[in-house]
RNA sequence: AGAGUUUGAUCCUGGCUCAGAGUGAACGCUGGCUGCGUGGAUUAGGCAUGCAAGUCGAGCGAUCCUUGCUGGACUUUUAUUGGAGUGCUUGCACAAAGAUAAAAGACUGGCGCUGGAUAGCGGCAAACGGGUGAGGAACACGUGAGUAAUUUGCCUCUAAAUCAAGCAUAGCUUCGUGAAAACGGAGGUAAUUCUUGAUAGUAUCCUUUUAUCGCAUGAUUUUAAGAUUAAAGGCGGGGACCUUUUAGGCCUGCCGUUUAGAGAUGAGCUCGCGUCCUAUCAGCUUGUUGGUGGGGUAAUGGCCUACCAAGGCAUUUGACGGGUAGCUGGUCUGAGAGGAUGGUCAGCCACACUGGGACUGAGACACUGCCCAGACUCCUACGGGAGGCUGCAGUCGAGAAUAUUUAGCAAUGGACGAAAGUCUGACUAUGCGACGCCGCGUGAGGGAUGAAGGUUUUCGGAUCGUAAACCUCUUUUGUUAGGAAAGAACAUUUUAAACUUAAUACGUUUAAAACUGACGGUACCUAACGAAUAAGCCACGGCCAACUCCGUGCCAGCAGCCGCGGUAAUACGGAGGUGGCAAGCGUUACUCGGAAUUAUUGGGUGUAAAGGGCAGGUAGGCGGUUUGAUAAGUGAGAGGUGAAAGCUCCCGACUCAAUCGGGAAAUUGCCUUUCAAACUAUCAGACUUGAGAACGGUAGAGGAAAAUGGAAUUCUCAGUGUAAGGGUGAAAUCUGUGGAUAUUGAGAAGAACAUCAACGGCGAAGGCAAUUUUCUGGGCCGUCUCUGACGCUAAACUGCGAAAGCUAGGGUAGCAAACAGAAUUAGAUACUCUGGUAGUCCUAGCCGUAAACGAUGAGCACUAGGUGUUGGCCCUUCACGGGGUCGGUGCCGCAGCUAACGCAUUAAGUGCUCCACCUGGGGACUACGGUCGCAAGGCUAAAACUCAAAGGAAUUGACGGGGACCCGCACAAGCGGUGGAACAUGUGGUUUAAUUCGAUGCUACGCGAAAAACCUCACCAGGGUUUGACAUGUAAGAAGUAGUGAACUGAAAAGGAAUCGACCUGUCAAAUCAGGAACUUACACAGGUGCUGCAUGGCUGUCGUCAGCUCGUGUCGUGAGAUGUUGGGUUAAGUCCCGCAACGAGCGCAACCAUUGUCUUUAGUUGCCACCAUAUUUGACCUUCGGGUUUGAUAUGAGCACUCUAAAGAGACUGCCUGGGUUAACCAGGAGGAAGGCGGAGAUGACGUCAAGUCAGUACGGCCUUUAUGCCCUGGGCUACACACGUGUUACAAUGGCUGGUACAAAGGGUUGCCAACCCGCGAGGGGGAGCUAAUCUCAAAAAACCAGCCCCAGUUCGGAUUGGAGUCUGCAAUUUGACUCCAUGAAGCCGGAAUCGCUAGUAAUGGUAGAUCAGAACGCUACCGUGAAUACGUUCCCGGGUCUUGUACACACCGCCCGUCAAGCGAUGGGAGUUGGUAAUACCCGAAGUCCUAUGUAGAUAGGCCGAAGGUAGGAUCGGCGACUGGCGCUAAGUCGAAACAAGGUA
Repeated sequence: AGAGUUUGAUCCUGGCUCAGAGUGAACGCUGGCUGCGUGGAUUAGGCAUGCAAGUCGAGCGAUCCUUGCUGGACUUUUAUUGGAGUGCUUGCACAAAGAUAAAAGACUGGCGCUGGAUAGCGGCAAACGGGUGAGGAACACGUGAGUAAUUUGCCUCUAAAUCAAGCAUAGCUUCGUGAAAACGGAGGUAAUUCUUGAUAGUAUCCUUUUAUCGCAUGAUUUUAAGAUUAAAGGCGGGGACCUUUUAGGCCUGCCGUUUAGAGAUGAGCUCGCGUCCUAUCAGCUUGUUGGUGGGGUAAUGGCCUACCAAGGCAUUUGACGGGUAGCUGGUCUGAGAGGAUGGUCAGCCACACUGGGACUGAGACACUGCCCAGACUCCUACGGGAGGCUGCAGUCGAGAAUAUUUAGCAAUGGACGAAAGUCUGACUAUGCGACGCCGCGUGAGGGAUGAAGGUUUUCGGAUCGUAAACCUCUUUUGUUAGGAAAGAACAUUUUAAACUUAAUACGUUUAAAACUGACGGUACCUAACGAAUAAGCCACGGCCAACUCCGUGCCAGCAGCCGCGGUAAUACGGAGGUGGCAAGCGUUACUCGGAAUUAUUGGGUGUAAAGGGCAGGUAGGCGGUUUGAUAAGUGAGAGGUGAAAGCUCCCGACUCAAUCGGGAAAUUGCCUUUCAAACUAUCAGACUUGAGAACGGUAGAGGAAAAUGGAAUUCUCAGUGUAAGGGUGAAAUCUGUGGAUAUUGAGAAGAACAUCAACGGCGAAGGCAAUUUUCUGGGCCGUCUCUGACGCUAAACUGCGAAAGCUAGGGUAGCAAACAGAAUUAGAUACUCUGGUAGUCCUAGCCGUAAACGAUGAGCACUAGGUGUUGGCCCUUCACGGGGUCGGUGCCGCAGCUAACGCAUUAAGUGCUCCACCUGGGGACUACGGUCGCAAGGCUAAAACUCAAAGGAAUUGACGGGGACCCGCACAAGCGGUGGAACAUGUGGUUUAAUUCGAUGCUACGCGAAAAACCUCACCAGGGUUUGACAUGUAAGAAGUAGUGAACUGAAAAGGAAUCGACCUGUCAAAUCAGGAACUUACACAGGUGCUGCAUGGCUGUCGUCAGCUCGUGUCGUGAGAUGUUGGGUUAAGUCCCGCAACGAGCGCAACCAUUGUCUUUAGUUGCCACCAUAUUUGACCUUCGGGUUUGAUAUGAGCACUCUAAAGAGACUGCCUGGGUUAACCAGGAGGAAGGCGGAGAUGACGUCAAGUCAGUACGGCCUUUAUGCCCUGGGCUACACACGUGUUACAAUGGCUGGUACAAAGGGUUGCCAACCCGCGAGGGGGAGCUAAUCUCAAAAAACCAGCCCCAGUUCGGAUUGGAGUCUGCAAUUUGACUCCAUGAAGCCGGAAUCGCUAGUAAUGGUAGAUCAGAACGCUACCGUGAAUACGUUCCCGGGUCUUGUACACACCGCCCGUCAAGCGAUGGGAGUUGGUAAUACCCGAAGUCCUAUGUAGAUAGGCCGAAGGUAGGAUCGGCGACUGGCGCUAAGUCGAAACAAGGUA
C1' cells in the first nucleotide's frame, strides 16, 4: 500500500466482498509447563446454609469466673474410735448409726490488691469499605469559574474554661398476657444518660460609632451601652502542706468535656461551555414567569404558601414529546482528523425486593436501621408474626456462555480502644477455566544400501528423505532426594540515654535486644535417573503462500466474493505431498480500518444518484473605497488548572519477557492576565465605481379590457342539375332518386387568425401571433444630473404556474377521449374507416402537476478569436457600404475542463458568496402518519424482504420489416426441365426375429456404397469355440510328436481317425543331446464395425474463388481501440492511380503450373501417304483384241511434304492509333492478328464460422466387455410395403415411329484379359481359334445426321410397364433376390395445380462412346466426342454476398433480448370486524405511614386538618401481539396467454 466482482473488450460511476488489528467472548478439533493478568456481558430473576460491623470495663450500675484472705453448711474417702447387730466351730470373724481429725469434691457468704468474661445503660463507628448499572438526556457527568448564599464529627494549631445541684430510666426483682415474636403493670438503681443554676468573651441579637474596600445585595475593621447562651469526667504518678483512715483536696502527666477563632479534609448550592437518535414530535407552560409578605433550610431560590401582575420558554442555536443510554480518565482502531466503546483499575453519580415517608446524626431520607402500603417466600395453636445475597462463597432458573459453600488477618488499609487487642469474605493468598499476554520445552551432532513402506509414474524414475534405523552427546522440563530465601517493619515488652516535671513516677523521642509468616518447606540452588514424559490445527481455483492421484458424476456436497460439481474436478470426499501458524489452530459474533462509500482535513449534481417549475421576499449567511477609535474574534508572552493510573521516552527490579517500580515528557483543553492592531467585527466620519433615482430617446405576438374584420368549415333556405358520392392497401359501415355529391345566391353560428414568419421579438417561468382603441408592467440606449452601499443570496412564508381534471352558469361550427358500427386479424376491447358525447370556447372559482428541459440554481469578476442576426447610439461615406461601442440571440473554434460525449465570454474554464439536492439496484414518485384539496389526487416520506449488480460514455462486431454504393443465372429476358404417369434409385414412416450403422435446411436423401444371391456383414435365428482367427513374452512339456488327413457323422463349422510322416544350426554311433521354428498346457495378454466426432489427430463440406484477413514501426486516444484498410476514380479483384499521419510488409487476388486454340524447329515407329516406283486388282474409255490410257483399292518399297505424335520455342503486352478521363489508373472504338483486353476451361480455397461431418477408412485418450459386446459356421435379412418426399430413366409422339441404305469421332480398356476372320442359332449366345502385354491386335457397331420407303393424329406402327411361356450367360449356388434374349401380353400416360430447378457459347438442349467397381449384375457416377441454339432492356423487386454509414436495452450476437396478466410453491409486509397486553398522563373517589398546621394551659398523649403512596372509576392518547378476510411486493432451469419495449421493433 491494495485486491476480486457489472463488459466480447474499455474507461468511469457505484455498491458488495476480501486481506489487518482488536475482544470480559462462545463453539469445533487438539492439548506439556511456569509467571502475570482476567472470569455472570443474559433474568436489577428467585434464593437453602455459613460468614461479610463492630468496639470501648481506662464512661456506668450489675452479673459470672479466676487468684489471695476469711467464713458457712453439705457429700465422699481414709485414719482413729465406736459398737446397734449378724454368722457361727463361743471366741473368732464381719459390722450400721454416731464422734474426732485430715484430704478431696461441688455449693455458698464477705473483703480487697489482681486477672478475665459479659446481657443492659452510655460513647464512638455503623453515611466508610464492598456490590450493581435498573433508573436517569439531567448541572447526572466532564471542564472551568463562583459561594459577598453555606456547612464540616474525628484531626492540627491558638486562646480560655472545666463551678454547683437535681429528676429519672434500662439492667435487676416480682406479677401478668401470648403458640411465638414480643408486650404490659408494680418496685427500686448508676453514669462521660438527662435536667436546672452560676460564670463568660473577639459567640449571637438589638441600639450606637470609626475607617478601608468591593461586584448590586454588601464585606472587613472600630467605639460604647444592654440582653441571651457552656461544660463530665476517666486513668496513672507523687508526697512537702491541709482535712476524718484507706484516701481526697493539692501538684503533675495523659485522655476526655465546654466556648471562641484559624487551618485541613469532606460535603451542599449556583453559573459558562461540552454531552446520542428522532420534525412521520411544532407549538409548550398555571407554581407556570415575576413581585410583596410569611414559612422552611447549614445556605440562595416558587423550595413551600397567601395575595398581586400576565407573563415565561421555543420558532431551525429545535422548546414540548418519543426512543435509547450510567458519565469520565481511558480502551480499540486509524497516518491523522475521526469512528466505535466505557469490562477489569481509578474519579463522580444512581440504586439496594417494589413504592412512599420521616427519625437519629457532623454527615442518611440510610444495602446487612425504623414506619406504612404492595408482591413473593417461610412459621403458626389461624389470633398473629418473620424475611430481603445488585457483600464473599454457593444453589436453582434462563442462557452459546462466566470459577472455591478454600486459608489467613502474616502484609496493606479501615472501625473502636490509653493500650494490649478485638473485628474486618476490604485485602492478602489459594483452587478452577489455554479466557488473554509473555516465556520455555517436545532434543542436538553425525548418518545414503538414498532401506522398508506409502504416494506417483512417461515404468526410466521421482518424492516423503538425513527423515528413520544406527552411532555419539546434552538434561531445560519431568521423577526422586537434599539444601533453602526475600516478603518483618511497626506496635508491644525489657534495658539504656535525652526531654518534660519538684521528681530517679508517668509520658515522649532515640538506640539495643526479644517476639510476630496464611502462602509454604513455596520461589531458588544442588545431586541422581534417563531421549527418556510432551504436536496439533487450518489451508492448498483466483484474491492468497502452497498440487497431484483415486472416488463421485448438476448427485453427494463446497462457498467470504467471483464461483465449482452434468465421466479425465489442482474448487466436492479420501490419500500422498506442500504451505502457514503453533500449545494452540480454525469457525462464529461484534468494533474500527481499508471506505475519499457522509468527503473539516477529503466527494459530487448536462447524460451515471442528484438544480427546487418560476419569481417576490423574512430570519440567517456573505458583502465596495477611505479615515479614526475599540479590542469581541485573531496572534504572541506569562500564570493557574488539566487527579492518579494508562500511552510515549529514559533508568531500574524479577535469569529474559509479560509484569512491576522511579523519573521525564505529554495531556493538542478551560480559566485569568499583559502586549500587538494587519485582517474580520463594532462605533463615528467621508467617498462614488456597486445599487437606485431623474431627464431624453427606442424596439417588441409583454399583460388586461372593449370594439371591429375577412377567408375557411358546417348548417338552413332557394336555384341549376343527375346518379352516384364518400372512404381505403382493398373494402364496407355511411350519405343519396323523399334528388345527395357538384355548383350559384342569400342567411346563421361558433372557433381559429393563412401569407408576412425568420435557430426573429417580448416575458421570471408557464407562455404570448388578425386589426383598432384604452389602461398597464418590464427592458435597452444616451446624458453623467441626484442619493450615497441603500447590495447579493435566500430556509420558513407568499404569489404566479401548460395540458388534463373538478364546481356553477353560458356556449358548442370544427375537432374529438368514452361509446357504436365497418374493416383487418387466429383473436383485435388497437393501428385504418364512418359516426359520435364529455371536453376543447367564455365567466367565476378550485386543482398545483409535466421530458414545467438548456435534463445545466441565482449573483459578481476574470480568461484567444471568427462569423451571422436583432435593438439603440457614435464616427465616416454622395451612395452602396465600412468602423467603433453597449444590450440580446445563434453557429464554429483556442487554452482550460470533462469518464467520455462534449462545454468553451450565453462555460460544463478560473475564483468568491448564498440556497437547493445526492449517497448501490429493486421494494418505492409506495405503506403508515401528518397536511392541503369538493373529488381526482398533491406534498412530506420509511421499513421488512431481496439481488451482486443496476448504471453512464465510448469501442469492436452482429443484427434491422435503416440508408447509400456494388456484385452474382439473384431477378428480369430466354431455352429446357422437376412437380402429374410408369419404372429405377435413395430417404422417412410402417412392418419385421432382423429389416445393421452413419449422413438430416441451404451444406442429408443415384449420399458413405467405383456396384448386399454366398462372401462383403457390422443385423437376426440356430449350431459350435475359449490364450482364442491374429501378435509378442515367460515357464513347463513334447518322436510315431508336429504336419497330412481316406471312411463315417453333421446343414456347415467341426468331430473323428486309417494312411503317410517331419524341418534348420551345432554336436553326434543314434529320430542322442542343446538351441531355433512349428505344437500342447498355464500365465501375461490378444480381440471388439462396443460407447464417446461434445476428449482428439487427420481429412472433408459450407460461407466462397467471396475479396477479403492481418502484422511491424510510427501517430492519435486515459483506454478498449483507431489510423494504415477510410476518401475521389477504376477494376473480375484491398486490381491499379491520385489524395491522405502514415510508411512498409505478410496470407489471400493476379501471375508462376498443366491443358486447349496459331505458327516455327527437331524427331519419324506401330503414325502419315502429297509425289515416285513395283505388284495385285475394281470400274470407265480407246482398241489394231496383243494391249494401252485413266480412276479407285490393297500390298511392298522409297519418302517425312501433310495429318498426327511429343519435346523445345515463338506469340498477346492495352504494344500501336483515335477519343474520353485529373497530363493518372483506366474505359470506348479501330488497325493488325490464329487469338484482344483475365483468349477458353482446369488445378489452386486467406484469417476464420458452423462444439458442421466422420471413433464404421485408418490412427488415438478415456470408459466398457473377456466361456463374450471376441472368433468360426449354416440359413435368413439389409431387396419387406396402406403411404410421403428427393434424385433420375422412359414417355405421352409426325422436328416423330418403323424398315432399308450410306457417312463422320474422341477418349479409354485389355493376359484369370480383349478376342478377329469363319461356322451354328431369329436372338441372348455357342463353337472357333488368328492376333495382341497394344499409335501394330482387339473391344468397335459410333449414334443423332443424311438418302429412300411406309405410317397419317389414333391411346395409334406412340408408349412400353405388367404378366405368361421358352431360353442364354455368370457363378459352388440365380427360390427369397442377377442380367440378358425370343414369342405373346400391351397398363398408366395425350405435356402435367400450387410451387420449383438448371443454364450466358462450343454453353443449354440433344445424340451416342468409353471407363472404374466387377465372376455376374447401371436408368447411377466419372470421362469423351458429334449436332448445336435462344436471350440479357436493365438492377425497381426476391435470394446470397462485399464496402461505407446509421440505430441498438443484442455479444450463446434477432433462432437475440425482453414485458404484463393468469396458474403453482415459498417469504416478508400493508389494511382489517375485533381481541389482548404495555407505557405515560388527565379528572374524580378513597386514603396508610409521616412531616407540618390548629386545638386541648404545658409535657406525655389525644382529636381535627392540608398534602399524600398504593388502590378504584371514567374518557382519551400512544406503542406492541394475535386476527377470518383482503391488497399489492419479492423470490423460484425448462407452466398458460399474448407480443408492450430494444432496429423506423414492424402504429417512432